A computed fold for a 540-nucleotide part of an RNA from an uncultured bacterium, annotated as small-subunit ribosomal RNA, 5' domain. The full RNA is in RNAcentral, with records from ENA and SILVA. The coordinates come from a structure-prediction model, not an experiment, and the mean pLDDT is 83.

Context: one part of a larger RNA
RNA sequence: AGUGAACGUUGGCGGCGUGGAUUAGGCAUGCAAGUCGAACGCAGGACCGGCUUCGGUUGGUCUUGAGUGGCGAAAGGGUGAGUAAUGCAUAAACAAUCUGCCCCUGAGACUGGGAUAGCUACUGGAAACGGUAGGUAAUACCAGAUGGCCCCACGAUGUGGCAUCACGAUGUGGGUAAACGGUAGGGAUCUUCGGACCUUCUGCUCGGGGAGGAGUUUAUGUCCUAUUAGCUAGUUGGUGAGGUAAUGGCUCACCAAGGCUGUGAUGGGUAGCUGGUCUGAGAGGAUGGUCAGCCACACUGGGACUGAGACACUGCCCAGACUCUUACGGGAGGCUGCAGUCGAGAAUCUUCCGCAAUGGGCGAAAGCCUGACGGAGCGACGCCGCGUGGAGGAUCGAAGGCCUUCGGGUUGUAAACUCCUUUCAAGCGGGGACGAAUAGCUGUGCGUUAAUAGCGUACGGUGUGACAUAACCCGCAGAAGAAGCUCCGGCUAACCCUGUGCCAGCAGCCGCGGUAAUACAGGGGGAGCGAACGUUACUC
Numbered sequence: 001a002g003u004g005a006a007c008g009u010u011g012g013c014g015g016c017g018u019g020g021a022u023u024a025g026g027c028a029u030g031c032a033a034g035u036c037g038a039a040c041g042c043a044g045g046a047c048c049g050g051c052u053u054c055g056g057u058u059g060g061u062c063u064u065g066a067g068u069g070g071c072g073a074a075a076g077g078g079u080g081a082g083u084a085a086u087g088c089a090u091a092a093a094c095a096a097u098c099u100g101c102c103c104c105u106g107a108g109a110c111u112g113g114g115a116u117a118g119c120u121a122c123u124g125g126a127a128a129c130g131g132u133a134g135g136u137a138a139u140a141c142c143a144g145a146u147g148g149c150c151c152c153a154c155g156a157u158g159u160g161g162c163a164u165c166a167c168g169a170u171g172u173g174g175g176u177a178a179a180c181g182g183u184a185g186g187g188a189u190c191u192u193c194g195g196a197c198c199u200u201c202u203g204c205u206c207g208g209g210g211a212g213g214a215g216u217u218u219a220u221g222u223c224c225u226a227u228u229a230g231c232u233a234g235u236u237g238g239u240g241a242g243g244u245a246a247u248g249g250c251u252c253a254c255c256a257a258g259g260c261u262g263u264g265a266u267g268g269g270u271a272g273c274u275g276g277u278c279u280g281a282g283a284g285g286a287u288g289g290u291c292a293g294c295c296a297c298a299c300u301g302g303g304a305c306u307g308a309g310a311c312a313c314u315g316c317c318c319a320g321a322c323u324c325u326u327a328c329g330g331g332a333g334g335c336u337g338c339a340g341u342c343g344a345g346a347a348u349c350u351u352c353c354g355c356a357a358u359g360g361g362c363g364a365a366a367g368c369c370u371g372a373c374g375g376a377g378c379g380a381c382g383c384c385g386c387g388u389g390g391a392g393g394a395u396c397g398a399a400g401g402c403c404u405u406c407g408g409g410u411u412g413u414a415a416a417c418u419c420c421u422u423u424c425a426a427g428c429g430g431g432g433a434c435g436a437a438u439a440g441c442u443g444u445g446c447g448u449u450a451a452u453a454g455c456g457u458a459c460g461g462u463g464u465g466a467c468a469u470a471a472c473c474c475g476c477a478g479a480a481g482a483a484g485c486u487c488c489g490g491c492u493a494a495c496c497c498u499g500u501g502c503c504a505g506c507a508g509c510c511g512c513g514g515u516a517a518u519a520c521a522g523g524g525g526g527a528g529c530g531a532a533c534g535u536u537a538c539u540c
Stems, first nucleotide, its partner, number of pairs: 001539003005536005012386006018379002025342003029339003034071003039068002042065010078297003087222008097214003102210007110144004119134006150175005158167003181202002184199003189196002223269003230260003235257008272294004276287004299320005322333004350376001352375003358372001359370004389420004400411004424481001427476005435467001440462009484529005489510003495524005505512002
């Protein structure tokens, strides 16, 4: 000088930060991932219209519900257990790779089919959850066709390179696709009255490129220990095969006998790494909380499925421990998300408000969801700022306290008293921003189009605030509501009295105390810092 601090005494206000460091111990409760009707068929409700035998039936608009389907759920959020290298940091490589959504771009979308959930009926089970039969839709699923600047194999030629090779053109053979679906609108024409057709937007399939992301490889660096000296059998290399998006003992068969090590292998201990942070003149030392990047983990251990992406925190399966439940046959669960609770601990907060902003998911959009986030709350935990009043006021320096050589000294301009001010807080009254830009709706212009629909786009109008009874400003009244803590032997700024008598006690070091203690305890006085002051712990 510093700290994610704790403890003691004390404590007025505000701003900005910051707050489970120990048991990666156990968790009640609520919330933390949904969304789309412009993919699909149902069921219910409201309103409007047509027909009606007044029982209903049919069409449209809006809406609710579960289900199929799509996208998301691999992000965001938490923690640091493990990990000493499968990590991280820096610099490179992939002629050894993949990539949903996003951006640019090329081509295409033909013909058919069978199911199934929901639902209905029956039925098993205490429940969780099912079973059988019937019947239904799709942008769900399946089959066939076509298919190139796609893939595979073979061959020729050319260009380039860095060994294996790469690239472009071309030939032969083989393989591989789709949802022309949805929305909005429409003048002709056709119509089986559903549409066809045209326009717009969006989606689908196969390619090419980009961005961003991911994977793999190499080099160097990355704590202590030799009271750890040898370690290794898929081990080291080769050939071939399998596997992967891809290289590779990654896996396997065969062959060879290698590979690492005193420049510390192997073993043991400790530890997430970094940007940074603290300290220091620097060199260095210590550290890695908050914020940012990377990694790892998700009750413990193992495994794969789905998918562009996981071996997946609030997905699945198996085993284990624990908790709950049961009709004893069986089931359910995972806060190292946000709050909160118990435990352990010197020790660490609200079961708050809001999606208004920023960001994310879905959606054409309105919008919905979002304990991310924005805010408020609690804690002097830290840093910074402000205040607790200002001026005058004793040749009688009040009273009281303390000391005294009894003369006086000191507390002390301190108080009283007079005048003034009102920051901040509390109270009352009045005013009051920024954070809001959008989107949608609407008006006008332009583009598209057969079109004055529709759609896209530019400009204008309208409209949206949790915080917030906020910030901030003005007025009213009144010194009114606001000072402590440690120390005073030397180091080290600050001295006397009383008590005590090697006792009681103090102490960072030296050391004080045994009858005149500036060192213990109290009082008066003083010194230092000040909403803090000390102590302890740790780092330089």